[in-house]
RNA sequence: UACCGGAUGCCGCCGAGUCGCUGCCCACAGCGAUCCGGGGACCCACCGCAGCACUGGGGUGAAUCUCGCUCCGGGCCACCGCCCGGCGCGCGUAGGGCGCCUUCCCGCCCGAAUCCGUCAGCUAACCCGGUAGGCGGCCGCGGAAGACCAA
Numbered sequence: 001u002a003c004c005g006g007a008u009g010c011c012g013c014c015g016a017g018u019c020g021c022u023g024c025c026c027a028c029a030g031c032g033a034u035c036c037g038g039g040g041a042c043c044c045a046c047c048g049c050a051g052c053a054c055u056g057g058g059g060u061g062a063a064u065c066u067c068g069c070u071c072c073g074g075g076c077c078a079c080c081g082c083c084c085g086g087c088g089c090g091c092g093u094a095g096g097g098c099g100c101c102u103u104c105c106c107g108c109c110c111g112a113a114u115c116c117g118u119c120a121g122c123u124a125a126c127c128c129g130g131u132a133g134g135c136g137g138c139c140g141c142g143g144a145a146g147a148c149c150a151a
Stems, first nucleotide, its partner, number of pairs: 010137005018033006035130005044121001056119001057116004065092001067090003071086006095110005101146005
């Protein structure tokens, strides 16, 4: 000096997930505030009949919806092949995030996961629950305008 990793502080990001007090400091627990979510009336909405096939339904969340491909299962078919469902993969997509004051441009990303348990439309009063977790800081730490600050 370069590279890799760790710790602490500080500065940031996704997200509701922050703050205060008390309990022996921490951890953790409790209480309160804050923010978030669910259940829950009137009204409104839904609620008609018949047939076939398949199939429960609902919530949190931006995370939905095609199309194509491999494989698996089922059905139809003389064959070619077709239909339904499932896992995985790929290009997209409704939608969402970031660039350290804001907006626009431009650029870069995400487009998951999970919970309830046969049950829930909206919904005042009322009732219940959560207030986690996970990341980044050698660099697009881009451009413009406006604020702010300083002089």
Record summary:
c-di-AMP riboswitch aptamer (ydaO/yuaA leader) from Modestobacter sp. VKM Ac-2986, 151 nucleotides, folded computationally. It was read from a public genome assembly, where an Rfam model found it. The coordinates come from a structure-prediction model, not an experiment, and the mean pLDDT is 79.